The RNA shown here (small-subunit ribosomal RNA) has 1457 nucleotides and comes from a metagenome. The sequence is in RNAcentral, with records from SILVA. The prediction has a mean pLDDT of 85.
RNA sequence: AGAGUUUGAUCCUGGCUCAGAACGAACGCUGGCGGCAUGCCUAACACAUGCAAGUCGAACGGGAUCCAGGCUUCGGCCUGGUGAGAGUGGCGGACGGGUGAGUAACACGUGGGAACCUGCCCAUGGGUCUGGGAUAACCGCGGGAAACUGCGGCUAAUACCGGAUAUCCCCGCGAGGGGAAAGAUUUAUCGCCAAUGGAGGGGCCCGCGUCCGAUUAGGUAGUUGGUGGGGUAAUGGCCUACCAAGCCGACGAUCGGUAGCUGGUCUGAGAGGAUGAUCAGCCACACUGGGACUGAGAUACGGCCCAGACUCCUACGGGAGGCAGCAGUGGGGAAUAUUGGACAAUGGGGGCAACCCUGAUCCAGCAAUGCCGCGUGAGUGAUGAAGGCCUUAGGGUUGUAAAGCUCUUUUGCCAGGGAAGAUGAUGACUGUACCUGGAGAAUAAGCCCCGGCUAACUUCGUGCCAGCAGCCGCGGUAAUACGAAGGGGGCUAGCGUUGUUCGGAAUUACUGGGCGUAAAGGGCGCGUAGGCGGCCGUUUAAGUUAGAUGUGAAAGUCCUGGGCUCAACCUGGGGACUGCAUUUAAUACUGGAUGGCUUGAAUUCGGGAGAGGAUAGCGGAAUUCCCAGUGUAGAGGUGAAAUUCGUAGAUAUUGGGAGGAACACCAGUGGCGAAGGCGACUCCCUGGACCGAUACUGACGCUGAGACGCGAAAGCGUGGGUAGCAAACAGGAUUAGAUACCCUGGUAGUCCACGCCGUAAACGAUGGGCACUAGAUGUCGCGGGUAUUGACCCCUGCGGUGUCGCAGUUAACGCGUUAAGUGCCCCGCCUGGGGAGUACGGCCGCAAGGCUAAAACUCAAAGGAAUUGACGGGGGCCCGCACAAGCGGUGGAGCAUGUGGUUCAAUUCGAUGCAACGCGAAGAACCUUACCCAGGUUUGACAUCCCGGGAACCCCCUAGAAAUAGGGGGGUGCCUUUCGAGGAACCCGGUGACAGGUGCUGCAUGGCUGUCGUCAGCUCGUGUCGUGAGAUGUUGGGUUAAGUCCCGCAACGAGCGCAACCCCUGUCUCUAGUUGCUACCAUUCAGUUGGGCACUCUAGGGAGACUGCCGGUGUUAAACCGGAGGAAGGUGGGGACGACGUCAAGUCCUCAUGGCCUUUAUGCCUGGGGCUACACACGUGCUACAAUGGUCGGUACAAUGCGUCGCGAACUCGCGAGGGGGAGCUAAUCGCAAAAAACCGGUCUCAGUCCGGAUUGGAGUCUGCAACUCGACUCCAUGAAGUCGGAAUCGCUAGUAAUCGCGUAUCAGCACGACGCGGUGAAUACGUUCCCGGGCCUUGUACACACCGCCCGUCACACCAUGGGAGUUGGCUGCAGUAGAAGUCGCCGAGCGAACCCGCAAGGGUAGCAAGCGCCGACAUUGUGACCAGCGACUGGGGUGAAGUCGUAACAAGGUA
Repeated sequence: AGAGUUUGAUCCUGGCUCAGAACGAACGCUGGCGGCAUGCCUAACACAUGCAAGUCGAACGGGAUCCAGGCUUCGGCCUGGUGAGAGUGGCGGACGGGUGAGUAACACGUGGGAACCUGCCCAUGGGUCUGGGAUAACCGCGGGAAACUGCGGCUAAUACCGGAUAUCCCCGCGAGGGGAAAGAUUUAUCGCCAAUGGAGGGGCCCGCGUCCGAUUAGGUAGUUGGUGGGGUAAUGGCCUACCAAGCCGACGAUCGGUAGCUGGUCUGAGAGGAUGAUCAGCCACACUGGGACUGAGAUACGGCCCAGACUCCUACGGGAGGCAGCAGUGGGGAAUAUUGGACAAUGGGGGCAACCCUGAUCCAGCAAUGCCGCGUGAGUGAUGAAGGCCUUAGGGUUGUAAAGCUCUUUUGCCAGGGAAGAUGAUGACUGUACCUGGAGAAUAAGCCCCGGCUAACUUCGUGCCAGCAGCCGCGGUAAUACGAAGGGGGCUAGCGUUGUUCGGAAUUACUGGGCGUAAAGGGCGCGUAGGCGGCCGUUUAAGUUAGAUGUGAAAGUCCUGGGCUCAACCUGGGGACUGCAUUUAAUACUGGAUGGCUUGAAUUCGGGAGAGGAUAGCGGAAUUCCCAGUGUAGAGGUGAAAUUCGUAGAUAUUGGGAGGAACACCAGUGGCGAAGGCGACUCCCUGGACCGAUACUGACGCUGAGACGCGAAAGCGUGGGUAGCAAACAGGAUUAGAUACCCUGGUAGUCCACGCCGUAAACGAUGGGCACUAGAUGUCGCGGGUAUUGACCCCUGCGGUGUCGCAGUUAACGCGUUAAGUGCCCCGCCUGGGGAGUACGGCCGCAAGGCUAAAACUCAAAGGAAUUGACGGGGGCCCGCACAAGCGGUGGAGCAUGUGGUUCAAUUCGAUGCAACGCGAAGAACCUUACCCAGGUUUGACAUCCCGGGAACCCCCUAGAAAUAGGGGGGUGCCUUUCGAGGAACCCGGUGACAGGUGCUGCAUGGCUGUCGUCAGCUCGUGUCGUGAGAUGUUGGGUUAAGUCCCGCAACGAGCGCAACCCCUGUCUCUAGUUGCUACCAUUCAGUUGGGCACUCUAGGGAGACUGCCGGUGUUAAACCGGAGGAAGGUGGGGACGACGUCAAGUCCUCAUGGCCUUUAUGCCUGGGGCUACACACGUGCUACAAUGGUCGGUACAAUGCGUCGCGAACUCGCGAGGGGGAGCUAAUCGCAAAAAACCGGUCUCAGUCCGGAUUGGAGUCUGCAACUCGACUCCAUGAAGUCGGAAUCGCUAGUAAUCGCGUAUCAGCACGACGCGGUGAAUACGUUCCCGGGCCUUGUACACACCGCCCGUCACACCAUGGGAGUUGGCUGCAGUAGAAGUCGCCGAGCGAACCCGCAAGGGUAGCAAGCGCCGACAUUGUGACCAGCGACUGGGGUGAAGUCGUAACAAGGUA
């Protein structure tokens, strides 16, 4: 510090996710030791049991028990000592300990303040005199189950009370008045009282800071202030009476929700964010609510009273209790420890002290909960052991790892010693730490991960299953992503997961973001609060800056020392604590005050421009309607029609009239207005802007939350108006449908008046103001200069409105003085997509609806700009038998053949739009053959190795359909030899390794092939441009069959393609001359033969064609057009040759091959069957339908080929297929072999025929082991459909189509197919609008699996969350009441009334108390509201969900933009 994820790729925007750190954690697996920390985050739920606050005999009365002595009538008594428990009294139980429920508050933090209190402690000076009356304990008698309690009697005090005194204190102006005390004792001392001061503690007040919600906007009646009084330690509406009507609030009152606050902690570079366990400070609370008492201090955790809930005891009358103290229990929960030891230390309470108490505390126990440290061994050790795993079978890896050898002993174990913590004593911890010795490698390693992010890869299993997953995403038979294993990576007594926080996230942006198109400028104005504000002075010193002082607790963090062996941890010192307050000083800037200025702003005068607004009037053209005339059959409308109008006279045309609405031309990126918007003309009224000029005011300014106003269209209300147009509606068309597009009609509405509505893509998708920053060029308004009076031109100023463009800016597109540049000021708005601008609430509205505005849930994207493609019922240019122009076919018939389908035991398999279908198959009767049935076989039909036997081989018999099984006979070779035998090949038997598979996967592959397409394209290097994808080059102007060539050009070059080089063919020539040829000579029936090699031909070599030449056109180019010459002319014709790539195209059944499957079978052998089936459908062909023909007769002319397992002549037989025959030929020699159409002649005369030949019957021939299923051919007989073929569709541009025959491969036989050969031999092309395919440029795009794309809505189904909902349940709360416990206070006080007073006494009095009354008042309760939450029949929409339905809305002109 970043990374992954939107795309085919790119840049940007933007969300989601990850890597880091942390934790009071939990869970899973695992677990050796020690140190230091930490440990109910949930139920402030309920609690059994024990302990947690007592102490003082030096305050007091008293004294059990025990001991000693004495006495005794043995009951006990006396004296002395000891001194328990209880009681009175004092101090302490307000500290310490726990918890965080409540609290949004002076609660807390920080800094101040004045009207206060303070036990114990310290200091100072002083005092401590004198009386009195009670009362617990105790005793007696009672009540009660108990808790407890009543009455009577006795008694003490440092308990209580009176008096005196007053350094002094309080009240009072003063005079004056009021106010204390306690003693104990061992004579050291400890106390007591009043007062002053201090220390420490506490109470109160104030400034500032302190969460979310405005879908909470108004709140408040003791409320705000005053006066009197009361109350308190003390100020104060704290309380009360009266008076006034205030007080708080958009700088967020009130209300609702949430929450203890802080030092700090976690994170972060910081700013910040989150948090408030442990430790420390403060607050609050103590079962819930209320209340006071005591006291220095409480409204009191282990005190009291009352009410309530709960639990327990009970004799039913009544009582008791409060773990949010330490342990512990139940419960809740994912989850949090021992009913331990000790007061040794520290600290606290009491005490003079000894001492007692102390679950504070110190320790121990439990828990890897965290942090830190240590260990589980070290060295050596290669046959790189065994085993595992992988393997290309060689090896690699685990791996120096192990074993082995040599060492060490931390930890743990055993034994011995043994601190510090303790100033004098005292040690729970303590079997302590630590030290020494001993034995012994001995006691000690796991967890997660290994597709990318992210470090680490293979095998097997699984087969969209099981599963994984933080995000992207893996898994559908070769998974580095699932599970396992081997190996590896990471961390390590831990490792992962989950949760939470911060970070990354500049993703709320103060530091540090944005708003033209990504989310985001308010529709526009006016203006309130607020914010901001020109120039020059003076003053002030609030902001600001600097210094000083105080404070900012400690701990923590940081720095630097020290102590535990180190570290964690502990500790000394320092720094920091960015803050607040006080004070001194400065005065530039901002602010306040004040004086001035004119440049901002406003006003004045003059001028012209303008669809600016409003009212009234008025004009012509047009449409429609009405009347009249002319006139006749149609009109109208459309892609085409129809509805409609018209013989009752339309349309057309002429004249006249009515009425409403809108204003052609002018008209212009012209004008005006804030926006919406404004368009004939005229008058009146009126707003604003601009130009020129002058004076005046003197900052009067800018912006603007709320508020207020304006605000297109549609819509609403009332009343008018209505020509045209026209939602709805009706009809006609279109269509599969057509609730649309088109047509004919047509009502609201559109118009006017008044009133609502308040929204728009209200757009420049661009808020307003000011300033600054190159220009060029239009245009509107006004002005100046120049010339000459004027108008132009030209120069120039101001204001508006456009285009282009520099710098700059932007993600890019673009913007660019009219900024989206550079700055300042103010306002509005945004923070992923969907849900949703929706629900609820509120406000507005007559309604429609508007404004404000969420959440649950769901997705990993949604987007912007640009790029390359692809596509378009977008455009331009161009090509192709693509269309057109032609010729001939297919589709109809019969047959052949292939396919689909069906059938079958099987009809083997593959090929499936073009680019499968006479295709694989250049030839299924058996074989082939892969399929079916049946019979057999198991190391196998075939390969290699091993063992035994035998040569091989040949013949025969039996069973059988054969395979096969059984039996018999004959027979020995080759090489070596030591003659025993061995070896090679072959056969038989046996064992196991293995063979075998046309079994699967062409979507694991190689190879080969098809296709776009013989289309002209596809790329690269360097450079340049662009942030980048990418572009440029390759685009452009010409040209070409061609990215062919030329020119131009930020490109310059190059490669694969094109072309050429290769083959055949067309002309000539050279060489050669048999089997070929025959001009010439001779010869014959015949090039038959002898000559001959000129010609033909054969097959080798060469020549020839290059736009080379001429003319024209063209850019002086490339090239094109025409011409000459030439056998051939612009690629002469044909072939081979197929760029980068596309189709997961085809083929595992040619072959090869990974993986999987099979192994007495999915292998192999044999017989038979099937692949040849047949209601049908399609493709490809053949033959035809006839006279350009059929038939009969005659006659002529080819080429390519093939042949010894062959071609097979002559001759001969048969009507024929063919038979016999066998010459010749290993072929320019012989043979197949006849070519056919053509030509000549005859016949048929338009008919189902002398056309056509299917089908069937019969008879044959040939091949073959065998023609039944299932061959071809021949002859005789039979003589079907068919009379030129619907929609549709195919081929072909010249030696082509058409037509005619011939040959060959396969092959025993089988050809209408395939591949070749030659013969005869046309027609047409104006042209590129259209169909199909393709190329280039351009445009749009929401497509990129790329239009066979994408995608929308209803309906149906499942699930999820949510709104409404008759209601219902609960919670919280406001208001008005009822009621009223305890208790304070007040009143009263007839009852009670020791101390004081009066009195001799009796008695009386006073303070006080009980009782009673009153105010307040908790729980409870009534009525009525508000809010929140749960449930709710039914209902609304929403979301999600591989393959449902209907359509086709959007994306291309998306087919109606």